[in-house]
RNA sequence: AUCAGAAAAAGGCAAACCCAUUGAGAAAUGGGGACGCAAAGUUACAGAUCCGUAUUUACAUAGCUUUCGGAUGGCUGAGCUGCCUGA
Numbered sequence: 001a002u003c004a005g006a007a008a009a010a011g012g013c014a015a016a017c018c019c020a021u022u023g024a025g026a027a028a029u030g031g032g033g034a035c036g037c038a039a040a041g042u043u044a045c046a047g048a049u050c051c052g053u054a055u056u057u058a059c060a061u062a063g064c065u066u067u068c069g070g071a072u073g074g075c076u077g078a079g080c081u082g083c084c085u086g087a
Base pairs, nucleotide, nucleotide: 002087003086004085005084012037013036017032018031019030020029021028022027035074041080042079043078045077046076047075048072049071050070051069052068
């Protein structure tokens, strides 16, 4: 350096739920809390899922499709970085 693994050792993160806050919403942040995680570190590039304020157009309503904007990395892939052990 590459590949594999999480048995050991040192650790790390933190689901659901609760409280507070932000947001139109998906959701996010902080605190508590642990379902779990060998990258549950990081990046919205590709796909997937979720949301639809505002703007524009249209305009009786509803539905479908598409575009656009946003969210999710603990949905998958991919990129970058990393502790320990073995080969």